[in-house]
RNA sequence: CGAGUUGGUCGGGCAAUCGCUGCGUAAAGCAAUUUAGGCAGAGGAAAGUCCGGGCUCUAAAGAGCAAAGUGGUGGAUAACAUCCACCCGGGGCGACCCGCGGGAACAGUGCAACAGAGAGUAAACCGCCAAAAGAAAUUUUGGUAAGGAGUGAAACGGUGGUGUAAGAGACCACCAGCAUUGCAAGUGAUUGCAGUGGCUAUGCAAACCCCACUUUUGAGCAAGAUCAAGAAGUUGCAAGCAAUUGCAAUGGAGUGAAUGUUUGAGAACUGCUCGUUCGAGUUCACAGGUAGAUCGCAUGACAUAUGUAGCAAUACAUAUGCAAGAUGGAUGAUUGUCUCUUCAGCAAUGAGGACAGAACCCGGCUUAUAGAUCAACUCGUUUA
Numbered sequence: 001c002g003a004g005u006u007g008g009u010c011g012g013g014c015a016a017u018c019g020c021u022g023c024g025u026a027a028a029g030c031a032a033u034u035u036a037g038g039c040a041g042a043g044g045a046a047a048g049u050c051c052g053g054g055c056u057c058u059a060a061a062g063a064g065c066a067a068a069g070u071g072g073u074g075g076a077u078a079a080c081a082u083c084c085a086c087c088c089g090g091g092g093c094g095a096c097c098c099g100c101g102g103g104a105a106c107a108g109u110g111c112a113a114c115a116g117a118g119a120g121u122a123a124a125c126c127g128c129c130a131a132a133a134g135a136a137a138u139u140u141u142g143g144u145a146a147g148g149a150g151u152g153a154a155a156c157g158g159u160g161g162u163g164u165a166a167g168a169g170a171c172c173a174c175c176a177g178c179a180u181u182g183c184a185a186g187u188g189a190u191u192g193c194a195g196u197g198g199c200u201a202u203g204c205a206a207a208c209c210c211c212a213c214u215u216u217u218g219a220g221c222a223a224g225a226u227c228a229a230g231a232a233g234u235u236g237c238a239a240g241c242a243a244u245u246g247c248a249a250u251g252g253a254g255u256g257a258a259u260g261u262u263u264g265a266g267a268a269c270u271g272c273u274c275g276u277u278c279g280a281g282u283u284c285a286c287a288g289g290u291a292g293a294u295c296g297c298a299u300g301a302c303a304u305a306u307g308u309a310g311c312a313a314u315a316c317a318u319a320u321g322c323a324a325g326a327u328g329g330a331u332g333a334u335u336g337u338c339u340c341u342u343c344a345g346c347a348a349u350g351a352g353g354a355c356a357g358a359a360c361c362c363g364g365c366u367u368a369u370a371g372a373u374c375a376a377c378u379c380g381u382u383u384a
Stems, first nucleotide, its partner, number of pairs: 001380010012338007020041004025036004043355001047366002050364005055220003062274004066216006072086005087101001088099004102210002108208002110204003125148002127144007157175006178197008224295004233250007254286006266278004302321008340353005
């Protein structure tokens, strides 16, 4: 210098004017309120709402069946399908990357499109061998997975020998792979060495299935709490001969029809069955009420810096800090200037600027993202 790999950071700045949301301050006013001025005001993903938690309310006899989720090992964490480290397999010359990674797919069932001779009790297109026919070319039947060509995602050990009509793990030696035993290393996944075994050992479990563990109360801030408002009815007191009226408290909504009340509607456990329990309501139609306020609501598994422990994820300690809180749903618009960058232009200059926006709060994952920039590392080339 070129080509890459990995991990970070930023993703416009300043000023003026007008406007919006929240919270203080000062002045005026009995008060409602008005005026002036101050401070704060979107993101790396605020997004998708996919996973996990906090928080809130609700539920919490049981058994069986069935269903769902997770899936190498160890650790981190509030938790996770996340993260870290390692193991194994695959890819890359390498930095490094990828893996939904339990089952030697011999517990069983199933599938393998198209192509191809043949796709699972594997398979005969050419070739090889044997037999039969024929004058011969050749044909038919059978054997053969050693040799050849080709198909496909995939054709199922390799070399040499024995053997045979020709062949073949049919048999033998070595090698490779797999399983298993012992020893050694490691917390472990696993690895190394030595021995043994058979070699009918294809792939697919993101097909059923099997194994291990977990789950089977559910709903979600429109959770939920408080206040205000609120009809009938009920109770008390007072008045009245009475009907009734007034006041106060309570209460939390009506009317009609059908059906049901131990001859059990319906509901809960519950996804289903059994079983158990509760049980006076349930359904439909019409009408009425609710789109008020406050809290929840931002001091938190918080942020920043330093130190300690650890390979790391992370944990602990100390110091400092408080940083949007809407519901007419604010966080904007315009102008100037500076910076970076793209395009056009000789120039002056002009035009343009990624993805996108809180809604109870966190930890992740995934997806979108113009451009700028930093660090570490790898390969190649050149020079010293």
Molecule: Bacterial RNase P class A
Organism: Actinomycetota bacterium